[in-house]
Molecule: SAM riboswitch aptamer (S box leader)
Organism: Sulfobacillus harzensis
RNA sequence: CUCUUAUCCAGACAGGCAGAGGGAACGGCCCGAUGAUGCCUGGGCAACCGGCCCCCAGUAGGGACGCGGUGCCAACUCCGACGGCGUACGUGCCGAGAGAUGAGAG
Numbered sequence: 001c002u003c004u005u006a007u008c009c010a011g012a013c014a015g016g017c018a019g020a021g022g023g024a025a026c027g028g029c030c031c032g033a034u035g036a037u038g039c040c041u042g043g044g045c046a047a048c049c050g051g052c053c054c055c056c057a058g059u060a061g062g063g064a065c066g067c068g069g070u071g072c073c074a075a076c077u078c079c080g081a082c083g084g085c086g087u088a089c090g091u092g093c094c095g096a097g098a099g100a101u102g103a104g105a106g
Base pairs, nucleotide, nucleotide: 001106002105003104004103005102006101007100008099013042014041015040016039017038021031022030023029026080027079028078043073044072045071048069049068050067051065053063054062055061077098082095083094084093085092086091
């Protein structure tokens, strides 16, 4: 990088460095010198994989812990963009696509 698969309406901030853009891409709408984005340190959230423990007849299924490996800590994946259905014509719902993360494979 490609493929398969699961999940994506919950949750979780302080300090330091640095100094202008940032939120993937396009449109919107936001965040940002009261210092964003990023990097570092510490803290936290969660429970995908491993571990360990419990329930259970059980290699199924459910649950606990949070030790190890990731991930995450503005806004539903910030919203839309394509298709379908509905509509009080403001927009609402469902799905696809794209993306993100885990696990597995090449």